Model confidence (mean pLDDT): 77 of 100. Two RNAs folded together computationally: RNase P RNA and transfer RNA, 475 nucleotides in total. It holds a member of the Rfam family "Bacterial RNase P class A". Gene Ontology terms of the family: tRNA processing, dimeric ribonuclease P complex and ribonuclease P activity. Rfam's curators write: Ribonuclease P (RNase P) is a ubiquitous endoribonuclease, found in archaea, bacteria and eukarya as well as chloroplasts and mitochondria.
RNA sequence: UCAGCAGGCCGGAUGGCUGCUCCUUGCAACUUAAGGAGAGGAAAGUCCGGGCUCCAUGGAAGCACGGUGCCGGAUAACGUCCGGCGGGGGCGACCCCAGGGAAAGUGCCACAGAAAGCAAACCGCCGUUGCUCGGCUGCAAGGUCGGACAGGGGUAAGGGUGAAAGGGUGCGGUAAGAGCGCACCGCGUCUUUGGUAACAAAGGCGGCACGGUAAACCCCACCGGGAGCAAGACCGAAUAGGGGCGGUGGCGCACAGUCUCCUGUGCAAGGCGAGUUUCCAAGCCAGCCGCCCGGGUUGGUUGCUCGAGGGCGUCAGCAAUGGCGCCCCCAGACGAAUGGCCGUUGCGGCGAAGGUUCGCCUUCUCCAGACAGAACCCGGCUUACAGACCGGCUGGCAAA
RNA sequence: GGGCGGUUAGCUCAGUGGUAGAGCACUUCGUUGACAUCGAAGGGGUCACAAGUUCGAACCUUGUACCGCCCACCA
Repeated sequence: UCAGCAGGCCGGAUGGCUGCUCCUUGCAACUUAAGGAGAGGAAAGUCCGGGCUCCAUGGAAGCACGGUGCCGGAUAACGUCCGGCGGGGGCGACCCCAGGGAAAGUGCCACAGAAAGCAAACCGCCGUUGCUCGGCUGCAAGGUCGGACAGGGGUAAGGGUGAAAGGGUGCGGUAAGAGCGCACCGCGUCUUUGGUAACAAAGGCGGCACGGUAAACCCCACCGGGAGCAAGACCGAAUAGGGGCGGUGGCGCACAGUCUCCUGUGCAAGGCGAGUUUCCAAGCCAGCCGCCCGGGUUGGUUGCUCGAGGGCGUCAGCAAUGGCGCCCCCAGACGAAUGGCCGUUGCGGCGAAGGUUCGCCUUCUCCAGACAGAACCCGGCUUACAGACCGGCUGGCAAA
Repeated sequence: GGGCGGUUAGCUCAGUGGUAGAGCACUUCGUUGACAUCGAAGGGGUCACAAGUUCGAACCUUGUACCGCCCACCA
């Protein structure tokens, strides 16, 4: 200097005028005055995990349903993060992996191809039998060599099909071939060693059996109730505490209302849950539960922001993260505040002028400044983003 | 704010791993004096977009974009 790889951080500053929301004080309240505070790294998508609240309680076992999936650690928890392992890519820095199980079972593998999971044999290669043709030899019978056709065999090296064809390369071997034999590599299995483990290395044994697919069903291990602040609680106002359909239980006894009917009360049977079944304990209802149609309101308070909170320092750890000490309080709106206008200035870009050590510098004018905005609160992931800064690493070229 | 669902031809919809379909609409031809009906033939697709799994994706998985639906309180 060129090309590249990862990480962190920022998302302009400041002043004036004028608006908005909240808090404090003057003031007992409103109005109002003064002072103070007032969006983000993603506030977003709502994709995961939690807190919190309600759903009528809690526990045990089973069956469904859903999710996760190498190992170890971090964490309140996670599908997140950190550190390793294995596989793949890159010259490299480094990046990517839904990365358990296909020798439990089932399904699928279109087209092509002989054959797609039981292995099989289209072309080819090689023997053999029959028949026949030709060459050589022989007086002849015959012998020998080669070819065509047919039958019945052997083979899986080669060709061809396919995404995929039952280990690969080489040597030997054979009629031709073949793990048929051997060496190396791969695979399986056993042992030893190292490691917390995933796994790795070494050695022995086996001649190879076991194709792919689980983001197909499934198996194994682990985890999981549902709904969500429009949850929920309180106050106030208004209306018709109305109607229909369905499910389920009882329709017994006693007493009272003078008696049958009917009504009320008590007891008993019974019913009621957060998938479902069974069991245990406790509880609730007097009829209960679900759905639909209708009536009224469109108010206030609370939940609501002090929290797995933030900043700095230090210690432990490779790191994620955690411990300790000090300091700080930092939006709470709800027809939904955080805005608008005008200056100055920093960074960036086009243009012009001047200077220059040719790297650039100075001045002037103009332009641009992203993605996007809290809505109960946190931890992540994912997605969007003009531009600027900070260190780190890799490869090439040049110079010293 | 929260919770669900959808996107396939011009329109309405099927298709749940193996060559993208139906009805209506459109074009041409025939029938008719002409039109409609009817008959025959034909054209038309980035399966919303991107990435992944798989030999192979409209379909399975993930992300993105767009569209639609539902919800409060009282008795």